[in-house]
RNA sequence: UGAUGACGGACGGGAGAGACCGACAGGACCUAAACGGGUCCUCGGCACCGAAGGAGCAAUUCGUUACGCCUGCCGGCUUAACGGGUAAUCUCUCAGGUAAAAGAACCGCUGUCUGAC
Numbered sequence: 001u002g003a004u005g006a007c008g009g010a011c012g013g014g015a016g017a018g019a020c021c022g023a024c025a026g027g028a029c030c031u032a033a034a035c036g037g038g039u040c041c042u043c044g045g046c047a048c049c050g051a052a053g054g055a056g057c058a059a060u061u062c063g064u065u066a067c068g069c070c071u072g073c074c075g076g077c078u079u080a081a082c083g084g085g086u087a088a089u090c091u092c093u094c095a096g097g098u099a100a101a102a103g104a105a106c107c108g109c110u111g112u113c114u115g116a117c
Stems, first nucleotide, its partner, number of pairs: 005113005011108003018046001020045003026041006047098003053094001054092003061084006068077003
C1' cells in the first nucleotide's frame, strides 16, 4: 500500500405465494349491566411460494479393479465398472413464509479486525 476474509450497522435497494376455510379449547385485549360479541396469538384443514437456515446433484476430477495396448525395468495410456469429493438465485420444501409492518438470499455504502501481491 490495502487484495481477500470475518463480524457488525436504528444505513440504501431487495422477489414470490390464500388479509383462505374452520374451531372457540387456552392466553391477552376491547366492548357489554349480564348472557354474549369482537380482535390478536395459539390450534386444525386444504391450497400455494422459495431468496433465512437445511438437504440433494452435472460435467470435470481423484482412487480401486478388469480387459487391452506401449515399455528393457520403473512405469504410462485407452475403455468399462465400482467408489470418493464438488457449485448455484438449479432441485426438494424438513424448516420458514403467503395484506401492511417485520424478516429476507444477494447487491451497495460504511465501521472494526485481518493483512495477499
Molecule: Glycine riboswitch aptamer
Organism: Paenibacillus sp.